[in-house]
């Protein structure tokens, strides 16, 4: 100095794992917005094409000439301009990143193999001659660009000669070196030069030539370093080396001839893709990752390609030649051009600037200089592109103004915010002054800028994004799975903090967001710093090559390693310190850091290496030993099948049950004989052997490995093992055999909705053998190999030792193997635990989200099937592991319940009643819908009720208060008209209140307004209440303990109970809600009190108490809890019944009982009235009533209740009526009177006699009664008549366990009236329960799970439709790099050179020679052409699968034993999931047995 995490898989948890976010950055772009300044930066795309201007010239002190000007002593002098000859420069500076994977770059070295104009220093020199070409003149060609012929001429132009300190070359000698070679001396040959200016003529100065040294800049070579791809594995002919020639500044295969056959490569050659490299930049804790804009260094390029010339330097951006493409000019003959210089234009693109000023500064070129040139550069302009700084004001100011928004209507908030008062002047504007940058003088583009002074004005200056979680910031309205949002999770289907708007809030601020990209977070490629039993991941197994790693001792060396010096790592950048612009950004000065770098010296423990030794690793020797180890040959018995014969006579076989099949042509059964193939029962064992696959009768032969014991020998010979090679179950393939049984496919029979299956009968490949292939698997211990270390216990296989008198079966012990349990440790957990998944070392293989995909393409292998290797597009926000709690299972165990069974009576059939569905209707109001709706809301619809329909009305009132207005004969009251009523209309009589003199006010009434009202919607916004599981025995908490955690423990276990009831045990100990008890009724007793009716006892009524507790005896249980039996008792094991309903579940029910949020209607969805409807009726269901009859019907007689109700009521006696009922009114507000003689079944007697009847009573007709305003729709009752279906009810189904069922009646609520319903009351009063296998529901424990809106779950595949990406495909169209051949421009080089030719040589002066040039030829070669291939891209009729999509079709494969356990490989088959065969696995439930283990 230095490291932060979060969201998202689940009901919850931990782990694994991906996706996503918060940070920083940018040459950016886009959206909204924008006041100022400083410093930077600004075509990332089309290395596309470019108009115009500018970007490299200069020298007259090198030379000749032209032209102009000035001066002139006319001799001349001075100067400007112009092109030319000549010199220097133009190879720098500036641009760009195309190409390049390379000595291109970086770094460190080397060159004894090299060059370097100008500059600096040193040495020496600069003598004397000759020649030409421009300009100019002249002739000619051309449109132009330009060109050609002839003639003149100067030089610092060109050429001989002289000289040579020297230099080059060669040789000799000495010397150094391994050598190439260097160096010193000598000898020989060869090689120079240019002048100009000034001059006081002394010279000065600038040059020139040869040589040396230095500086600067380059050239060449080498080590090391830095991309992806192996679906690119072999590449190479100048290739590798040599000799020689050529070439270069120089080495070199650089080039050529010849010779040799080499060179590179898994430490990745060759090929493909991508890319300029670095200093550095961004990020990061770092290691690392990404990038290579600006600035600096190097490289490469200059329209595309090739080439050389000149030169010190180029193969040359603003030079030349040629080819090509393009553009322009043209008189069509021919020419011109190259912004990747600065500006600028077009184009492309999301996107990137002024055709500015100046050479004042810095730097560069030329010049002696003045100076000229300089789009290098210095400045300015444009752009919030970035960084930095400043401002948009400061103080005071509460009636907390107005207004907005919200509101529980009180208020809250925007908010001291505003207004208002006071103040300031950064900045803006106006005016004045005015720099530094500029060295001795002049000279300033920036610039009248920075800065300073004065003045005026709060005046011109705030936005953007966000507010569901991550993530800081919340409300209202609108919308209603729409419109939309979204980085991930996800929001939106009527109350949305998630959409849109608003108010408010949060964040940042001249900016804010978005998009793109990089790093981070991501220890998510893990060097630092990950993993592989089950999550992705151990190769099927072995042998072994390269490689990696390697025992003990000694010595040497010093490569690694370590120490200490030296060199280098330019500048800038980074860090620290300091300084300058007012600060900062920015800049300047100083210091530091930075490399796997180079190098000197040193150290030697370790690693490497060399040498020597050792024995413990490894191997060998000897003697034993166990074994389904492997290969070959032979032999054996049992069984199946077949054949022959005998016996025998009707079936056999098969299944859940059957059938197909076999059998009177004699099967099955049974006996005898024979044939053939395959496999080896028992022994057999979590037993043995093997590397794995795998191996099982007996004997023989051949053969591999292991283990034990004991000596001796070798002397590290070892471990692992990429490639490679071998082995490798089953299925499958080829050829040939064989074929008993079994058995894919196939056929048939069943099952089924179907059944391409499961079951059954047949049955072919195959299964077997030989030889050859295939090479896969749940090839699994889902666990690579080797070595060492780390508690124990127990069992078993093999071998050895000890002890004991012999003997080892039991005892102790050593080694090897195979299991189980278990400590430490490890693990997400499960689990592993000397046979590690523990602690270490070494080596190999493999993984990096799910799907796509055990796929495609390519390659290799294979006869084929196919195997190995192995992607991408696209798509998802997960996919997973282990464990937890539930729920579920056609899993298991234990146990309850009228759950079944046992039994009694019903329902389902009939008629009727009631409710519901459905249908109908103007309306049949609404709700309730499996159990848990359906005689339910309805404890009582003729009107009312009433919510519905039709029609007629009202806008008032039933409610209210405040306010406003009106009213004085008003409020109130009376009748009338109309009308169905509601309502509407007109009118009459009477006529009251308070204060106040009055006016007026109050009250009342009327109207308006605010509002009322709604059975309109939402029970998915709610309260309350209720149903249900379920009167089931459960549901939890505190503390402790266990577990990373969800969670567990407690509450499980052993008993017991109706009960989580109690007891015992126990890391639990306690507690709460439930259970039970406390409450009520009934049963027994006591006490007290009591009405009637005169009294009393009992009964009765009421109140209070007693009684029952497993208390007593016995038995059982280890004990206890408790159970069984018994006694006593009215009652016995909670005595019977009721009330009472835990945590919760069903978004269960109810907005129509009530309440209530929100929404909605307001001359109507409110309200009133008349009538209708809720009562419909072809049907269906639910609950009931009455029956079908003789234990019954009818008639007569007789006996016995309980509990209730009654003053708008119950109603007696008496009377009338066949009866319903009526008249009547006594009594009773009630233990008094009444309903009500209180009953019925029952009992007694008579009758009916088995019939649709004297059963049954529906239906219908008639006549009555009652209630009520009113019984038509639509009440109940009575009498007479009518007498229907129905003769005991299919599948199915309900209730009930004792005073119960069944049967019988009585009362009540509601109610005017209406009861088969409902609530209650008593009367009579059974049967049965072996038992828990089964159905249903439930409780506890356990197990499996892919379920968790929880089995009404989940989920698979075909098919159909839509969208998207992709593979194949007859082909079609491009791109790239090579190859072969043809052709050959420019040009270098070589040869030639009969044509041309100034300098030098010779000459007889005619000429000749040397040399040169044009021309010709040749090698090489750009572009072009032809050809066959390679790689790659696009497209393609059709086709293959894939992904996704809201509720499509078919089935049900998987998950619970998923209903045939599942899965893997393979083969065949089938609409599909899939089925079956063979072999394998447990990642299979359940029961039993065996073995082992624990206690």
């Nucleotide at each position: 100095a230095u490291g932060a995490g979060a969201g998202u898989u689940c009901g919850a948890u931990c782990c694994u794992g991906g996706c996503u976010c918060a940070g920083g950055a940018u040459g950016a772009a886009c959206g909204c917005u924008a006041g100022c300044g400083g410093c930077g930066c600004g075509c990332c795309u089309a290395a596309u094409g470019c108009a115009u201007g500018c970007a490299a010239g200069u020298c007259g002190c090198g030379c000749g000439g032209g032209u102009c000007g000035c001066c002139u002593u006319c001799g001349g002098g001075c100067g400007g301009c112009c092109a030319g000859c000549g010199g220097c420069g133009c190879a720098c500076g500036g641009g760009u990143g195309a190409g390049u994977a390379a000595c291109a770059c970086g770094u460190a070295c080397g060159c004894a193999a090299c060059c370097u104009u100008u500059c600096u220093c040193c040495c020496a020199g600069u003598g004397g001659g000759g020649g030409a070409c421009a300009a100019c003149c002249u002739c000619g060609c051309g449109a132009a660009a330009g060109c050609g012929g002839g003639g003149c001429u100067a030089a610092u132009c060109c050429c001989g000669c002289a000289u040579a300190u020297g230099c080059c070359c060669a040789g000799c000698u000495g010397u150094g070196g391994c050598a190439a070679c260097g160096u010193a001396g000598c000898u020989g040959u060869g090689c120079a030069a240019a002048g100009g200016g000034c001059u006081u003529c002394g010279g000065c100065u600038c040059g020139c030539u040869g040589g040396g040294a230095g500086c600067c800049g380059g050239g060449c070579g080498u080590g090391c370093g830095g991309c992806c791809u192996a679906u690119c594995a072999g590449c190479u002919a100048g290739u590798u080396g040599g000799u020689g020639g050529g070439g270069u500044a120089a080495c070199g295969g650089c080039u050529c001839a010849c010779c040799a056959a080499g060179g590179c490569u898994c430490c990745g050659a060759c090929g493909g893709g991508u890319a300029g490299c670095c200093g550095g930049a961004c990020u990061g804790a770092g290691a690392g990752g990404u990038c290579g804009a600006c600035c600096g260094g190097c490289c490469a390029c200059a329209c595309g390609g090739g080439g050389a010339c000149u030169g010190a330097g180029a193969c040359a951006c603003g030079g030349c030649c040629c080819c090509g493409a393009c553009u322009c000019c043209u008189u069509c003959g021919g020419g011109a051009g190259g912004c990747a210089g600065c500006a600028g234009c077009a184009g492309g693109g999301a996107a990137u600037c002024u055709u500015g000023c100046g050479c004042a500064a810095u730097g560069g070129g030329g010049g002696a200089a003045a100076c000229c040139c300089u789009g290098a550069c210095g400045c300015a302009g444009c752009g919030a592109c970035g960084c930095c700084g400043c401002g948009u004001g400061g103080g005071c100011g509460a009636u907390g103004a107005a207004g907005g928004c919200c509101u529980u209507c009180g208020g809250g908030u925007c908010g001291u915010a505003a207004a208002g008062c006071c103040c300031u002047g950064u900045g803006a504007c106006c005016g004045g002054g005015g720099a530094g940058g500029a060295g001795c003088a002049a000279g300033g583009a920036c610039a009248g800028u920075a800065c300073c002074c004065g003045g005026u004005c709060a005046g011109a200056a705030a936005g953007c994004c966000u507010c569901g979680g991550c993530u800081a910031a919340c409300u209202c309205c609108g919308u209603g799975c729409c419109a939309g949002c979204a980085g991930c999770c996800g929001c939106g289907g009527u109350a949305a903090g998630a959409c849109g708007g608003a108010g408010g809030a949060g964040g940042c601020g001249a900016g804010c967001g978005u998009u793109a990209u990089c790093c981070g977070g991501a220890u998510u490629u893990a060097c630092u710093g990950g993993g592989c039993g089950u999550c992705a991941a151990g190769g099927g197994c072995g042998c072994g090559u390269a490689g990696g790693c390697g025992g003990c001792c000694u010595g040497g060396c010093a490569g690694g390693u370590c120490g200490u010096g030296g060199g280098u790592g330019c500048a800038a950048g980074c860090c620290c310190c300091g300084a300058g612009c007012u600060c900062a950004a920015c800049u300047c000065g100083g210091g530091g850091a930075g490399g796997u770098c180079c190098u000197g010296c040193g150290a030697u423990a370790c690693c490497a290496u060399c040498a020597g030794g050792c024995u413990u690793g490894a191997g060998g020797u000897u003697c034993g030993u166990a074994g389904a180890g492997g290969g070959g040959g032979g032999c054996g018995g049992a069984a199946u099948u077949c054949c022959c014969g005998g016996u025998g006579g009707a079936g056999c076989g098969g299944u859940g049950g059957a059938a197909u099949g076999c059998g009177u042509a004699g099967a099955u059964a049974u006996c005898g004989g024979g044939a053939g193939g395959a496999a080896c029962a028992c022994c057999c064992g979590u037993g043995g052997c093997g590397a794995a696959g795998g191996c099982g009768g007996c004997c023989c032969c051949c053969u591999g490995g292991g283990c034990g014991a004991a000596u001796c020998c070798u002397g590290a010979c070892g471990c692992u093992g990429a490639g490679g090679c071998g082995c490798g179950a089953a299925a499958g393939c080829g050829u040939g055999g064989g074929g008993a049984g079994c058995a894919a496919a196939g056929c048939g029979g069943a099952u089924u909705a179907g059944a391409u299956a499961c079951c059954c009968g047949c049955g072919u490949a195959g299964u077997c053998c030989a030889c050859g292939c295939c090479c896969u698997c749940a090839a699994c211990c889902c666990u690579g190999g080797a070595c060492c270390c780390u508690a124990g216990g127990u069992a078993u296989g093999g071998g050895g030792g000890g002890u004991a008198c012999c003997g080892a079966c039991c005892c102790c012990u050593c080694c090897c193997g195979u299991g189980c349990c278990g400590a430490c440790g490890c693990u997400u957990a499960c689990g592993c635990u000397c046979u590690a998944a523990g602690g270490g070392u070494c080596c190999c293989g493999c993984c990096u989200g799910g799907g796509g995909a055990c796929u495609a393409c390519g390659g290799u292998c294979g006869c084929a099937a196919g195997a190995c290797u192995c992607a991408a597009a696209c798509u998802c926000a997960a996919a997973g592991g282990a464990a937890u709690u539930g729920a579920c299972g056609g899993g298991g165990g234990c146990c309850c319940g009228c759950a079944c069974a046992a039994g009694c009576g019903g329902u389902g059939g009939a008629g009727c009643g009631u409710g519901u569905g459905g249908u109908u209707u103007a309306a049949u109001u609404c709700g309730a819908u499996g159990c848990u709706a359906a005689g339910c809301g309805c404890a009582g619809a003729a009107c009312c009720u009433u919510a519905c329909c039709c029609g007629g009305g009202c806008u008032c009132a039933a409610a209210g208060g405040a306010c406003u207005g009106g009213u004085g004969g008003u409020a109130c009251u009376c009748g009338c008209c109309u009308g169905a009523a509601a309502g509407g209309g007109a009118g009459g009589g009477g006529g009251a209140c308070c204060c106040g003199c009055a006016a007026g006010g109050g009250a009342g009434c009327c109207a308006g307004c605010c509002c009322a009202g709604g059975u309109g919607c939402u029970g998915c916004a709610u309260g309350g209440c209720u149903g249900u599981c379920g009167u089931c025995a459960g549901c939890u908490c505190g503390u402790g303990c266990c577990g990373u955690g969800a969670g567990g423990u407690g509450u499980u276990g052993g008993g017991u109970u109706a009960a989580g009831u109690c007891c015992c045990g126990c890391a639990a100990c306690g507690a709460g809600c439930g259970c039970a008890a406390c409450c009520c009724c009934c049963g027994c007793c006591g006490c007290c009190a009591g009405u009637u009716a005169c009294a009393c006892u009992c009964u009765c009524u009421g109140g209070c108490g007693g009684g029952a507790c497993a208390g007593c005896g016995g038995c059982g249980c280890a004990a206890a809890a408790c159970g069984c039996c018994g006694a006593g008792g009215a009652a016995g094991a909670u005595g019977g019944g009721g009330a009472u309903g835990a945590c919760g579940u069903c978004a269960a029910g109810u907005c129509a009982g009530c309440a209530u949020g929100g929404c909605u209607c307001u001359u109507a969805c409110g309200u009133c009235c008349g009538g209708g409807g809720c009562c419909a009726c072809a049907c269906a269901c639910a609950c009931g009533c009455u029956a079908c009859a003789a234990u019954g019907g009818g008639c007569a007689g007789c006996u016995c209740a309980a509990a209730g109700g009654g003053u708008c009521g119950c109603c007696a006696a008496g009377g009338c009526g066949c009866a319903a009922g009526c008249c009547g009114g006594a009594g009773c507000u009630a233990a008094u009177c009444c309903c009500a003689u209180c009953a019925a079944a029952g009992c007694u007697g008579c009758u009916c006699u088995c019939a649709g009847u004297g059963c049954g009573g529906a239906u219908u007709g008639g006549c009555g009664g009652c209630u009520g305003c009113a019984a038509c729709c639509c009440g109940c009752c009575g009498c007479c008549a009518u007498g229907a279906a129905g003769c005991c009810g299919g599948a199915a189904u309900c209730g009930c366990u004792a005073g119960u069922a069944a049967u019988c009646g009585c009362c009540g609520a509601u109610c005017a009236g209406c009861a088969u319903g409902c609530g209650g009351c008593g009367a009579u009063g059974a049967a049965u329960a072996c038992g828990u296998u089964c159905c249903c529901g439930g409780g506890c424990c356990u197990u499996g799970u892919a379920c968790a809106c929880a089995c009404c779950g989940c989920c698979c595949g075909u098919c159909a439709c839509g969208u998207c990406a992709u593979g194949g495909a007859a082909g079609c169209c491009g791109g790239c790099a090579a190859c072969a051949c043809c052709c050959c421009a420019a040009g270098u080089c070589g040869c030639u050179g009969c044509g041309c030719u100034a300098a030098c040589c010779c000459u007889u002066c005619g000429g000749g020679g040397a040399g040169g040039c044009a021309g010709g030829c040749g090698c090489c070669c750009a572009a072009g052409g032809u050809g066959g291939g390679g790689c790659u891209g696009g497209u393609g009729a059709c086709u293959g699968g894939g992904a996704c999509g809201a509720a499509g079709u078919c089935g049900u494969a998987a998950c619970a034993a998923g209903g045939u356990a599942g899965c893997c490989g393979u083969a065949c088959c089938g609409g599909a999931a899939g089925g079956u065969g063979c072999g394998g696995c447990u990642g299979g439930a359940u029961c039993a047995c065996c073995u082992c283990c624990u206690u």